[in-house]
RNA sequence: GGGACGUUAGCUCAGGGGUAGAGCAACUGCCUUUUAAGCAGAUGGUCGGAGGUUCAAAUCCUCCACGUCCCA
Numbered sequence: 001g002g003g004a005c006g007u008u009a010g011c012u013c014a015g016g017g018g019u020a021g022a023g024c025a026a027c028u029g030c031c032u033u034u035u036a037a038g039c040a041g042a043u044g045g046u047c048g049g050a051g052g053u054u055c056a057a058a059u060c061c062u063c064c065a066c067g068u069c070c071c072a
Stems, first nucleotide, its partner, number of pairs: 001071007010024004018055001027041004048064005
């Protein structure tokens, strides 16, 4: 220098045009002598950044940043 893949909640990951979800963690309550476990509830997101397409973009296109891998 060229190419492929990835970037979404604190963590691990779904979702591939029509109001963003799960598990775990953390929080509150119940239970328990207490903790843990179990049960219930509520919270938590500028979807890496910018621009474009579209009635509508996390999703499609372009560029940039970062990470992993391959080629030279």
Transfer RNA from a Candidatus Kerfeldbacteria bacterium, 72 nucleotides, folded computationally. The prediction has a mean pLDDT of 82. The organism belongs to Candidatus Kerfeldiibacteriota, within Bacteria.